[in-house]
RNA sequence: UGAGGCUGCCGGACGGCCGCAUGCUUCGGCAUGAGGAAAGUCCGAGCUCCGUAGGGCAGGGUGCCGGGUAACGCCCGGUGGAGGCGACUCCAAGGAAAGUGCAACAGAAAGAGACCGCAUCCCGCUUGCGGGAUGUAAGGAUGGAAAGGCGAGGUAAGAGCUCACCCGCGGCUUGGCGACUUGUCCGCGAUGUAAACCCCACCCGGUGCAAGAUACAAUGGGAGCGCGUAUGGCGGCCCGUCAUGCUCUCUGGUUUUCGCUGGAGCCCGCUGGCAACCGCGGGCCUAGAUAGAUGGCCGUUCAAGACAGAACUCGGCUUACAGACAGCGCUCGCAAU
RNA sequence: GGGGCGUUAGCGCAGUUGGGAGCGCACAACACUGGCAGUGUUGGGGUCAGGGGUUCGAAUCCCCUACGCUCCACCA
Numbered sequence: 001u002g003a004g005g006c007u008g009c010c011g012g013a014c015g016g017c018c019g020c021a022u023g024c025u026u027c028g029g030c031a032u033g034a035g036g037a038a039a040g041u042c043c044g045a046g047c048u049c050c051g052u053a054g055g056g057c058a059g060g061g062u063g064c065c066g067g068g069u070a071a072c073g074c075c076c077g078g079u080g081g082a083g084g085c086g087a088c089u090c091c092a093a094g095g096a097a098a099g100u101g102c103a104a105c106a107g108a109a110a111g112a113g114a115c116c117g118c119a120u121c122c123c124g125c126u127u128g129c130g131g132g133a134u135g136u137a138a139g140g141a142u143g144g145a146a147a148g149g150c151g152a153g154g155u156a157a158g159a160g161c162u163c164a165c166c167c168g169c170g171g172c173u174u175g176g177c178g179a180c181u182u183g184u185c186c187g188c189g190a191u192g193u194a195a196a197c198c199c200c201a202c203c204c205g206g207u208g209c210a211a212g213a214u215a216c217a218a219u220g221g222g223a224g225c226g227c228g229u230a231u232g233g234c235g236g237c238c239c240g241u242c243a244u245g246c247u248c249u250c251u252g253g254u255u256u257u258c259g260c261u262g263g264a265g266c267c268c269g270c271u272g273g274c275a276a277c278c279g280c281g282g283g284c285c286u287a288g289a290u291a292g293a294u295g296g297c298c299g300u301u302c303a304a305g306a307c308a309g310a311a312c313u314c315g316g317c318u319u320a321c322a323g324a325c326a327g328c329g330c331u332c333g334c335a336a337u
Numbered sequence: 338g339g340g341g342c343g344u345u346a347g348c349g350c351a352g353u354u355g356g357g358a359g360c361g362c363a364c365a366a367c368a369c370u371g372g373c374a375g376u377g378u379u380g381g382g383g384u385c386a387g388g389g390g391u392u393c394g395a396a397u398c399c400c401c402u403a404c405g406c407u408c409c410a411c412c413a
Base pairs, nucleotide, nucleotide: 001333002332003331004330005328006327007326008325010323012301013300014299015298016297017296018295020033021032022031023030024029035307039318040317042316043315044314045313046312047208049206050205054239055238056237057236059204060203061202062201063200064078065077066076067075068074079093080091081090082089083088094199095198099197100196101193102192103191115140116139117136118135119134120133121132122131123130124129125128148166149165151163152162153161167189168188169187170186171184172183175180212258213257215255220250221249222248223247224246225245230244231243232242233241251413252412253411254410265284266283267282268281269280270279272277302305338409339408340407341406342405343404344403347362348361349360350359356393364380365379366378367377368376369375386402387401388400389399390398
């Protein structure tokens, strides 16, 4: 100096005027007022009611190992595999040696094989060809995939048939909490697919703030089921349990308050831990509407402002995003010393 | 705000153990007719909403995104 890698942070600033929402008010005003994703609603919880959330079947989800967490499909650290010269990044990554299914077309044959070829024997004759039987997976041809790979020996021709080396699986063994790994050469050569059925391990009751509660007023019509082996709460089913009414439809009406924001909360420091994170101490209060506020104009300035707007609340993931900044005992080049 | 479903030719729709992309109407050409209509024959037309993944192979299985449709609470 160029190209990268990883981590983190910001995402217009300042001033004036007018306006909106909430809270407080001495009624003059004052304070506060969107995001890193408020989004998608993909997971996990709090909270609510159903019944105290139970058992079984069915169904769904997760899937290397260890830890973190309220919990998770999230995070951290490892293992194995893949990519990159590298820093580093990515992976739905259990089981195909429990069973079943599927592998179209092509090809002789798709988990079981003789089409061509090679070899031996027999027959025929046109004497180097044809036919038949047997053996053979080394070679050709098809395919995404063809019976472990390659070399030597061996053989009529061949073949893990035998041997050396290599690959994979299993057993034993070394190290490790474990995934895994080291060695041995003891046994074996077993196709792929589980984001096909399935098996194994673990987890899951349903419902979502239009949940639910409260105050005031009012107490419509029709149809159906049921009177305790029924009906309903109950949602796929059964057991079990509780209550005595329930369902459908038409019509009319729809006000207040709570839930509603102080919470697994945010910031700083120290301690433990590789880290995620935990513990201790100090400090802070930071939207809460219900037709729904957070806006408009002007001026200055810079790098010229992207994606986008809370609706019960948190922890994550994913997706969208102009631009700007910081850090690193980071990586690879080039140049100079 | 919270649930559920869908997207295949111009329009309406099929498409299952994953292997050929189809049907009806419409469109074009030709034939029958003096001409139109109608009928018949032939033909064209596809980002299977978009992207990624699993697989030898994806409209189909899985994930993300976009668009569209639909449902809901209380009282009598």